Transfer RNA from Euryarchaeota archaeon UBA186, 77 nucleotides, folded computationally. Its Rfam family is "tRNA". By type it is a transfer RNA. Rfam links the family to the GO term triplet codon-amino acid adaptor activity.
[in-house]
RNA sequence: GCGGCCGUAGUCUAGUCUGGUUACGACCCAGCCCUCCCAAGGCUGAAGCCCGGGUUCAAAUCCCGGCGGCCGCACCA
Numbered sequence: 001g002c003g004g005c006c007g008u009a010g011u012c013u014a015g016u017c018u019g020g021u022u023a024c025g026a027c028c029c030a031g032c033c034c035u036c037c038c039a040a041g042g043c044u045g046a047a048g049c050c051c052g053g054g055u056u057c058a059a060a061u062c063c064c065g066g067c068g069g070c071c072g073c074a075c076c077a
Base pairs, nucleotide, nucleotide: 001073002072003071004070005069006068007067010027011026012025020057029045030044031043032042033041050066051065052064053063054062
């Protein structure tokens, strides 16, 4: 340099193909319940679509560009 895959709460992750109500689940965190207390368990809550642009009534999803990560190939006097 070329190609492929990936980027969603503090962490991991579903949803993307086939656009559509308020973005899924788990861990962590906060509060409450339970318990003599703790743990475990139950309930509630906070917190998220990498950045920019385009298409559309509507974009996490489709398109373009960029950034970052991983892998492969090429180059290497």
The prediction has a mean pLDDT of 85. Lineage of the source: Archaea > Methanobacteriati > Methanobacteriota.